[in-house]
RNA sequence: AGAGCAGCCCGGGCGACGGCUCCCACGCUUUGCGUCGGAGAGGAAAGUCCGGACUUCAUAGGGCAGAGUGCCCGGCAAGAGGCAUCAAGCCGGGGCGGGGCGACCCGACGGAAAGUGCAACAGAAACAAACCGCCCCGGGCAACCGAGGUAAGGGUGAAAUGGUGAGGUAAGAGCUCACCGGCGCGCGGGGCAACUCGGCGGCCGGGCAAACCCCACUCGAAGCAAGGCCAAAUAGGGAGGAGAUGACGCGGCCCGCCGAUCCUCCGGGUUGGCCGCGCAGAUAAAUCGUCGCACAAAGACAGAAUCCGGCUUAUAGGGCCGCUCUCACG
RNA sequence: GGCGACGUAGCUCAGCUGGUUAGAGCGAACGGUUCAUACCCGUUAGGUCCGCGGUUCGAGUCCGCGCGUCGCUACCA
Numbered sequence: 001a002g003a004g005c006a007g008c009c010c011g012g013g014c015g016a017c018g019g020c021u022c023c024c025a026c027g028c029u030u031u032g033c034g035u036c037g038g039a040g041a042g043g044a045a046a047g048u049c050c051g052g053a054c055u056u057c058a059u060a061g062g063g064c065a066g067a068g069u070g071c072c073c074g075g076c077a078a079g080a081g082g083c084a085u086c087a088a089g090c091c092g093g094g095g096c097g098g099g100g101c102g103a104c105c106c107g108a109c110g111g112a113a114a115g116u117g118c119a120a121c122a123g124a125a126a127c128a129a130a131c132c133g134c135c136c137c138g139g140g141c142a143a144c145c146g147a148g149g150u151a152a153g154g155g156u157g158a159a160a161u162g163g164u165g166a167g168g169u170a171a172g173a174g175c176u177c178a179c180c181g182g183c184g185c186g187c188g189g190g191g192c193a194a195c196u197c198g199g200c201g202g203c204c205g206g207g208c209a210a211a212c213c214c215c216a217c218u219c220g221a222a223g224c225a226a227g228g229c230c231a232a233a234u235a236g237g238g239a240g241g242a243g244a245u246g247a248c249g250c251g252g253c254c255c256g257c258c259g260a261u262c263c264u265c266c267g268g269g270u271u272g273g274c275c276g277c278g279c280a281g282a283u284a285a286a287u288c289g290u291c292g293c294a295c296a297a298a299g300a301c302a303g304a305a306u307c308c309g310g311c312u313u314a315u316a317g318g319g320c321c322g323c324u325c326u327c328a329c330g
Numbered sequence: 331g332g333c334g335a336c337g338u339a340g341c342u343c344a345g346c347u348g349g350u351u352a353g354a355g356c357g358a359a360c361g362g363u364u365c366a367u368a369c370c371c372g373u374u375a376g377g378u379c380c381g382c383g384g385u386u387c388g389a390g391u392c393c394g395c396g397c398g399u400c401g402c403u404a405c406c407a
Stems, first nucleotide, its partner, number of pairs: 001326005007320004013293006020040004025035004042301001046312002049310005054223004061255004066219005071094006079086002095109001096107004110214002115212002117208002131154002133150003137146003162180006181204002183201003187198004227275004237266006249257001268406003331403007340356004349387001358374005380396005
């Protein structure tokens, strides 16, 4: 100098003038206006993907079904709970697997030796497999035919029954041996653990569980248009259906509990206020504009709606710190 | 604001439990038929399966994250 990796921060500042919403005080000609003062969007306010608070549904539960999560250790976390503890997720360290020369990054990372299933096309065969080839036996002068052996070689495929070498054999083959790989072990060492190192056993095909499934753990539902209070108005109307052989009720089903109403359609009325609701804030919803200054420039994504925590996605430009690789020079 | 469903050819929709080359109807183009047009007959073209990632040998299909469209959702008797 170039290329890159990781962590974090800002994403506008100051001044003048003018405007918008809300609040306090004061004044006035009081549904309001004026003056002084104060407060007024984000790192994601977003997507609504998770979790929690809060509220209602019955302080009656149980089972099945269903949904979610999934390496280990330690810590933190909105909150919940009387405590123990639990919790979306986050951080640190470690293990295993994968990528990168490296800094470093990524992993929905329990189980395929419980079972069921899938694998198109090609290929003989995608499970117990002989198409070509090789070998032996029988027949034949021979080409070849018949019966067998062989998974070492060829060919197909994403994937073909461990790999390399030697011995061995009719040819071959873990058939035997050495090394390597995998798997298993009521074996030994290390580690809290995930796991790992060694030893032993020729035990030797894998893939898919973001296919069904199995194992372990967790889980009631709906959502602030939840819901509570006040006020106002109307025909407590009509039709159909279910129900003491048990409706509705905590939801898909069953048991249990409870005990008389319930469901659909048509018709009728209101379209108000307060709380929930926050020292930004409910009203179709304010949070802005112009100019000047410094400056390379003021410009990206984007606008709160019950609140809080996490995740994800979008984002011009700028800044800080650390590290890696390559080249050059000293 | 909250909740739910959907996205496949120009339009309306299929696509089952992942499999080779994604189909159907209407429409379009061309040809035939007709004096001509329509109907009818035949042929052909046309697809980023909304986008990006992941799982898998293989994704329209399974999973995750986005984008877009549509629907439902006040209270009282």